[in-house]
RNA sequence: CGUCGUUUGUCGCAAACCUCGUGAAAGCGAGGGACGCAAAGCCUCCGGCCUACAGCAGCAAUGCCAGGGUAGCGGGGCUGCCGGA
Numbered sequence: 001c002g003u004c005g006u007u008u009g010u011c012g013c014a015a016a017c018c019u020c021g022u023g024a025a026a027g028c029g030a031g032g033g034a035c036g037c038a039a040a041g042c043c044u045c046c047g048g049c050c051u052a053c054a055g056c057a058g059c060a061a062u063g064c065c066a067g068g069g070u071a072g073c074g075g076g077g078c079u080g081c082c083g084g085a
Stems, first nucleotide, its partner, number of pairs: 003085002005082001012037002017032006035072001041078003045075003048070003055064003
């Protein structure tokens, strides 16, 4: 330096749920809280999935649609801890 993964140690993050805020919604932010995670650190380039304000179609019900979202759905890119191998 690279690769593997967690034997040890020090750590880190934070699901559901509750409260407040925000958004048309999906969801997101903050506080509390821990289901879990060896990148559950960061980035939408690719695929999947979620939502449908606006727009289009329809007599209506409703349908289509991403400029929205999900990095804790995968792939990929960048960076990183380790008295371990």
Predicted 3D model of an 85-nucleotide RNA (c-di-GMP-I riboswitch aptamer) from Rhizobacter sp. AJA081-3. The sequence is in RNAcentral, with records from Rfam. The coordinates come from a structure-prediction model, not an experiment, and the mean pLDDT is 83. The source organism's lineage runs through Bacteria, Pseudomonadota, Betaproteobacteria, Burkholderiales and Rhizobacter. It matches the Rfam family "c-di-GMP-I riboswitch aptamer". Its family is annotated with cyclic-di-GMP binding in the Gene Ontology. Rfam's curators write: GEMM was predicted in a large-scale screen for bacterial structured RNA regulatory elements.